[in-house]
């Protein structure tokens, strides 16, 4: 390090047209959130900074802890 268990936050089932049997798929709106990844400082990094990517009911995913095994 990798490979399996198990833990694992935020913040909207936002609104408008259109379109589908079906919140089916599309556009646009103005909002939020920080925990894959990326950006800036920095001596080097962070859970700090932006919020491009990405997220805003469930599920997934998911920094990041821990058990086990190689």
């Nucleotide at each position: 390090a990798g490979u399996u268990c198990g833990g694992g936050a935020g913040a909207g089932a936002c609104c408008g047209c259109c379109u589908u049997u079906a919140c089916u798929g599309g556009c646009g709106g103005a909002g939020c959130c920080g925990a894959a990844g990326g950006u800036g400082a920095g001596a080097a990094a962070a859970a700090c900074u932006c919020u491009c990517a990405g997220g805003c009911a469930a599920a997934a995913g998911g920094a990041c802890c821990g058990g086990a095994u190689u």
Glycine riboswitch aptamer from Hungatella effluvii, 70 nucleotides, folded computationally. RNAcentral holds the sequence, with entries from MGnify. It matches the Rfam family "Glycine riboswitch aptamer". Rfam links the family to the GO term glycine biosynthetic process. NCBI's taxonomy places the organism under Bacteria, Bacillati, Lachnospirales, Lachnospiraceae, Hungatella. The model forms 89% of the base pairs in the Rfam consensus. Model confidence (mean pLDDT): 78 of 100.